[in-house]
A computed fold for a 350-nucleotide part of an RNA from an uncultured bacterium, annotated as small-subunit ribosomal RNA, central domain. Rfam family: Bacterial small subunit ribosomal RNA. Its family is annotated with ribosome and structural constituent of ribosome in the Gene Ontology.
Context: one part of a larger RNA
RNA sequence: CUGGGCGUAAAGAGUUUCGUAGGCGGUUAAAAAAGUCAUUUGUUCAAGCCCGAGGCUUAACUUCGGAAAGGCAAGUGAUACUUUUUGACUAGUAUUCAGUCGGGGAUGCUGGAAUAUCUGGUGGAGGGGUGAAAUCCGUUGAGAUCAGAUAGAACACCGAGAGCGAAGGCAGGCAUCUAGGCUGCAAUAGACGCUGAUGAACGAAAGCUAGGGUAGCAAAAGGGAUUAGAGACCCCUGUAGUCCUAUGCUGUAAACGAUCCCUACUAGUUUCUCCAGCGUUACGCUGGGGGGGCGUAAGCUAACGCGUUAAGUAGGGCGCCUGGGAAGUACGACCGCAAGGUUAAAACUC
Numbered sequence: 001c002u003g004g005g006c007g008u009a010a011a012g013a014g015u016u017u018c019g020u021a022g023g024c025g026g027u028u029a030a031a032a033a034a035g036u037c038a039u040u041u042g043u044u045c046a047a048g049c050c051c052g053a054g055g056c057u058u059a060a061c062u063u064c065g066g067a068a069a070g071g072c073a074a075g076u077g078a079u080a081c082u083u084u085u086u087g088a089c090u091a092g093u094a095u096u097c098a099g100u101c102g103g104g105g106a107u108g109c110u111g112g113a114a115u116a117u118c119u120g121g122u123g124g125a126g127g128g129g130u131g132a133a134a135u136c137c138g139u140u141g142a143g144a145u146c147a148g149a150u151a152g153a154a155c156a157c158c159g160a161g162a163g164c165g166a167a168g169g170c171a172g173g174c175a176u177c178u179a180g181g182c183u184g185c186a187a188u189a190g191a192c193g194c195u196g197a198u199g200a201a202c203g204a205a206a207g208c209u210a211g212g213g214u215a216g217c218a219a220a221a222g223g224g225a226u227u228a229g230a231g232a233c234c235c236c237u238g239u240a241g242u243c244c245u246a247u248g249c250u251g252u253a254a255a256c257g258a259u260c261c262c263u264a265c266u267a268g269u270u271u272c273u274c275c276a277g278c279g280u281u282a283c284g285c286u287g288g289g290g291g292g293g294c295g296u297a298a299g300c301u302a303a304c305g306c307g308u309u310a311a312g313u314a315g316g317g318c319g320c321c322u323g324g325g326a327a328g329u330a331c332g333a334c335c336g337c338a339a340g341g342u343u344a345a346a347a348c349u350c
Stems, first nucleotide, its partner, number of pairs: 003322004007304002012318001014202002017200002022195003026089007034082002036078009050066006092192001093189004097184005104178007111155001115151008126137002163170002207249002209246004216242002221237004260317006268294011299306002323350003332343004
């Protein structure tokens, strides 16, 4: 390489959201005959392999003759499948219409609780913190309590292995704009589909740039403890940061279901939701579609477990793996303001 694999052993890219090339592709009729198949001819040096005959006493070896498979080219023919062209279809797909669903996204306005600070009143010795303490705050009146004001950030209860989103993720309320899913019945189009190298877009937190903001929390830093030491765990402070603006950058995570996307098939049960029918109004039963779970038969698995949301049975497409370490490193290239990211070895060693 072939092959065998990718939940946990190496391996599914963060998302396949969009999509180029490519690969693959529903039913049906006709034509063509590129693939495919049959056959003929030519060619495919010689030698070799195979078959037959001969020569060295035999064999190895060798001489002569023959043949085959495969390749290439041309001719003739076949037409099931693939392909191409033309036409038709509606089961895939899309659109329209009518409903319905949700923390999907963006912008603006707004609410209460808590916290902190400030001002004033009451009050008068502690408060805070811990395993125990101390640093710390407090008679210049703290903590507590009452009233008022200001600020920023986050939204208790509802709230639920409940919902939405491609993923990251999304939660006080209201309004506006906007995207999507699902269902129903028809209508329209008529294979318009699936996947998707390169690419585009999005992408938690931390970090970076510029300008704001800063209540709480809190890397760094300082102090108090602990300790043999303590660069920590505990305590008192506390700066970046956390928040906002920028069609600003970064592009990574145990970005996880550690499980790529699509299609078909293979016992159940529960729940949410949409629709239809029946019953009657307890809202029930039956059926169909979509979503979330549980757990089993068959089956699969090294086992754990998976099991109609498959890790079962098959098909299509992409990505990835190939002993451990060196190493997700060096070098080079590309990207980035930087931090760094992406791509990605080898020597050597076991």